Source information:
The part of an RNA shown here (large-subunit ribosomal RNA, domain I) has 536 nucleotides and comes from a bovine gut metagenome. It matches the Rfam family "Bacterial large subunit ribosomal RNA". Its family is annotated with structural constituent of ribosome and ribosome in the Gene Ontology. The RNAcentral record of the full RNA draws on SILVA.
[in-house]
Context: one part of a larger RNA
RNA sequence: AGCGUACGGGGGAUGCCCUGGCUCUCAGAGGCGAAGAAGGACGUGAUAAGCUGCGAUAAGCUCCGGGGAGGUGCAAAUAACCCGUGAUCCGGAGAUUUCCGAAUGGGACAACCCAUCUGGAGCGAUCCAGAUACCCGCGCAAUGCGGGGGCAAACCCGGGGAACUGAAACAUCUAAGUACCCGGAGGAGGAGAAAACAAACGUGAUUCCCCAAGUAGCGGCGAGCGAACGGGGAGGAGCCCAAACCGGCGGUGUUACGGCACGGCCGGGGUAGUAGGACUCCGAUGUCGUCGAAGCAUGCGAACCGGAACGGUCUGGGAAGGCCGUCCAGAGAGGGUGAGAGGCCCGUACGGGUAAGCAGGCGAGACGUAGGAGGAUCCUGAGUAGGGCGGGACCGGAGGAAUCCUGUCUGAAGCAGGCGGCACCAUCCGCCAAGGCUAAAUACUCCUGAGAGACCGAUAGCGAACAAGUACUGUGAAGGAAAGGUGAAAAGAACCCCGAACAGGGGAGUGAAAUAGAACCUGAAACCGUGCGCUU
Numbered sequence: 001a002g003c004g005u006a007c008g009g010g011g012g013a014u015g016c017c018c019u020g021g022c023u024c025u026c027a028g029a030g031g032c033g034a035a036g037a038a039g040g041a042c043g044u045g046a047u048a049a050g051c052u053g054c055g056a057u058a059a060g061c062u063c064c065g066g067g068g069a070g071g072u073g074c075a076a077a078u079a080a081c082c083c084g085u086g087a088u089c090c091g092g093a094g095a096u097u098u099c100c101g102a103a104u105g106g107g108a109c110a111a112c113c114c115a116u117c118u119g120g121a122g123c124g125a126u127c128c129a130g131a132u133a134c135c136c137g138c139g140c141a142a143u144g145c146g147g148g149g150g151c152a153a154a155c156c157c158g159g160g161g162a163a164c165u166g167a168a169a170c171a172u173c174u175a176a177g178u179a180c181c182c183g184g185a186g187g188a189g190g191a192g193a194a195a196a197c198a199a200a201c202g203u204g205a206u207u208c209c210c211c212a213a214g215u216a217g218c219g220g221c222g223a224g225c226g227a228a229c230g231g232g233g234a235g236g237a238g239c240c241c242a243a244a245c246c247g248g249c250g251g252u253g254u255u256a257c258g259g260c261a262c263g264g265c266c267g268g269g270g271u272a273g274u275a276g277g278a279c280u281c282c283g284a285u286g287u288c289g290u291c292g293a294a295g296c297a298u299g300c301g302a303a304c305c306g307g308a309a310c311g312g313u314c315u316g317g318g319a320a321g322g323c324c325g326u327c328c329a330g331a332g333a334g335g336g337u338g339a340g341a342g343g344c345c346c347g348u349a350c351g352g353g354u355a356a357g358c359a360g361g362c363g364a365g366a367c368g369u370a371g372g373a374g375g376a377u378c379c380u381g382a383g384u385a386g387g388g389c390g391g392g393a394c395c396g397g398a399g400g401a402a403u404c405c406u407g408u409c410u411g412a413a414g415c416a417g418g419c420g421g422c423a424c425c426a427u428c429c430g431c432c433a434a435g436g437c438u439a440a441a442u443a444c445u446c447c448u449g450a451g452a453g454a455c456c457g458a459u460a461g462c463g464a465a466c467a468a469g470u471a472c473u474g475u476g477a478a479g480g481a482a483a484g485g486u487g488a489a490a491a492g493a494a495c496c497c498c499g500a501a502c503a504g505g506g507g508a509g510u511g512a513a514a515u516a517g518a519a520c521c522u523g524a525a526a527c528c529g530u531g532c533g534c535u536u
Stems, first nucleotide, its partner, number of pairs: 001535009015521001016485002020456002022453007029445002031151002039100003042055003046078001050074002061094006070082003105114003115132007134148005155186001156184005166173001170220001196203002207234005217225002238437003241381001245268005251262004273415001275380004279374004288368004295362002298359003304352003310325005326343002328332001334346003386410008396422001417432005472479002492520001495507004
């Protein structure tokens, strides 16, 4: 020195563990904000920092309810205190709530600086309270009243809108109306009550799912894109204006002062496509439905309350394990307890309990609803429909290209009317545009409760099981870790010794165990030693 072996050091794999995560299900909630939010700064304890809580009333104040013996958070120890005159704690409702922040009196390098007015206090310096931003609506106006602003995970609608990529290059095309930016709304949003489909039969608003169907089609007919009819389901709801006409009240013009014309606002009326309505006449009062104040039933609803049934013995540090006997079960879900507990603890099944609040039945009252005949007259959404040019949307890339939207130029008919049925024309059929509203079935989950997992188990699972968006990096936008485990219980090693020692160690002691000693469960490998054996 090598190999082997034993025992150590080193290291932290592996096993075991879970107050942490991940993905779902069912319910709830789906917003907060000028009454100042979200998020912060600074404070606040007998106390150095951090976290949590709270706000100058500052780990808290008041009331109501619950609860019943200890309590002063994480977090030990000491001090000083509180508590059956009911503390701590839990639920509910309030009070307080510095400064910044939409931040809003003005300013500013956020958490700071400087004002004005009114009221009050003080001799006064000054202090206290309130007000003082901008925009919009109402309104003749106001120093008036109301609203807005900002934040928030996804979902939704609208206005804008890429490229990488694919086409094995690339330009039409694709990616994709995606990402992203902006605006807006709600618990959903959008759509929605036929100027629709269909096809010679019929259907009857919208939305969503399954099929139709990767079909019909589109497409440098490449890559690729991709319907509808119809069928089956979920759900189910239909309505209101404008106008004609009637009435009321203003206005303008004109007048021969009788009026006439035009226009405005409000009320009644009225809402359709087998047209409907106005208008004139006739006739009837009842039906059905919707909304719904106060109040009173009822239900749900917080903390919380009740809640069955076990002993002996053996092993062991410890019994819940073994053995023996027994009990409850509307409860043998689960967790804990010194090991594996239906009967020890917390619970569980079941039952009880109500404040705020929510739902909801009854409800005064309000509103809507429908008849017949007549057919002369009037009304039925205009810079609209349609057309040209350009662009876009549809399965449809300009094509034979219907339909829808519209930047620009044009521009009807008006019920004997008009639109559509994929160029266009005719017949036929369907429908009534140019006003509006509308639950449910659908989408989503920052959040709350309950629960589940052929999900993870500390290099996994969220980045984060721990002072984690922390430490740290960066001017900044931003990037972004590592780090869990003594023991059943601290019983966390009194005392002695070595030592410079608050290092480290040896005894002693605790403990079932100390090679469980805090660098603490298990403790693999690399790597480093020591003893012994063999070889050189």
The prediction has a mean pLDDT of 85.